[in-house]
Parts: sequence; C1' cells; structure tokens
RNA sequence: GGCAGAGUAGAUAUCCACGCGUUAAGUGCUUAGGGAUGGGAUGUCGCCCUAAGACGAAAGGUAAUCCUGCGGUGUGGUGUCGCGUCCGCUGUC
Repeated sequence: GGCAGAGUAGAUAUCCACGCGUUAAGUGCUUAGGGAUGGGAUGUCGCCCUAAGACGAAAGGUAAUCCUGCGGUGUGGUGUCGCGUCCGCUGUC
C1' cells in the first nucleotide's frame, strides 16, 4: 500500500416477560431550543429531552377478587438490520 472484518445511536418483529393508560397519558405530526451518538474527532435528513401548537381512541365481562380486549402504549430479553467524512483497531497478502 491492497483486501476483508469487528464495533454506535437507533430501527424492526406472527416473538417472550413484566408494566402503563383506557376518568387519555402515551404513540405519531409541526415549530423553536438543547443534548448524546462505533476506539478518537467531527457531523445530520437519523435518535433523545424541553416548550408551544394542531389532531386523536374501544371498551366489555364478573357475586367478589379479577379477567378479556383495545392503544400504530413503556421497559427489558431474543433474532435481524445498522454511521457520512477523517484517523485508528484486528486479520490477511
């Protein structure tokens, strides 16, 4: 020097477990600000947080306890996918 590989934030599911809401939070959308993000630096059209705004829902059963649903619902596990630039790491020639 050539080739290959590892590794992020996250995303996803005919999956599993435990929860939340159903007296409406959450999810998703728009605007503004901030933050983190392969081993290092940098970075956004990706991700998270905050504020404002608009939109919006499936409840039912039981003697009681409780149970069954519903939500483009939360967390963890598992499988799969998975950094743009530069510099590194590993293997190999």
RNAcentral holds the sequence, with entries from Rfam. The RNA shown here (THF (Tetrahydrofolate) riboswitch aptamer) has 93 nucleotides and comes from Alkalicella caledoniensis. Its Rfam family is "THF (Tetrahydrofolate) riboswitch aptamer". About the family: Tetrahydrofolate (THF) riboswitch was first reported for Ames et al. as an RNA motif in 5' untranslated (5'-UTR)regions of folate transport and biosynthesis genes in Firmicutes genomes. Gene Ontology term of the family: tetrahydrofolate metabolic process. Its mean pLDDT, the model's own confidence on a scale to 100, is 85. The model forms 94% of the base pairs in the Rfam consensus.